RNA sequence: GAGUUAUAAAGAAGAGUGGAGAGAAUAGGCUCGUUGAAGCUCUAGCAACCUUCCCCCACGGGGAGAUGGUGCUAAAACCUACCCAAGAAACAAGGGGUUUAUAAUUU
Numbered sequence: 001g002a003g004u005u006a007u008a009a010a011g012a013a014g015a016g017u018g019g020a021g022a023g024a025a026u027a028g029g030c031u032c033g034u035u036g037a038a039g040c041u042c043u044a045g046c047a048a049c050c051u052u053c054c055c056c057c058a059c060g061g062g063g064a065g066a067u068g069g070u071g072c073u074a075a076a077a078c079c080u081a082c083c084c085a086a087g088a089a090a091c092a093a094g095g096g097g098u099u100u101a102u103a104a105u106u107u
Base pairs, nucleotide, nucleotide: 001107002106003105004104005103006102007101008100013043014042015041016040017039021032022031023030026081027080028079029078044073045072046071049069050068051065052064053063054062055061056060077099082096083095084094
């Protein structure tokens, strides 16, 4: 890098450094940002994928935990885009898909 499976409306931030951008990509919107963005470092926290313990009808399911490996800590994955809903048309709520991210696993 590629494949598979699962999850993504809950939850959790301060300091130092840095110095103008950031919110994955394209487009539109909206938001955050010199009252200091991204990145980096430290500390703290959240969660429970791997993991630990217990129970069961043991493929699997349920419960409890947080030493360790990851992840995460503005806004729904910030919203929309393609399909359904859907109707003459528009708007909003809803469902699905694409894409993306993360984990585990295979190559």
The prediction has a mean pLDDT of 80.
SAM riboswitch aptamer (S box leader) from Acetobacteroides hydrogenigenes, 107 nucleotides, folded computationally.
The sequence is in RNAcentral, with records from Rfam.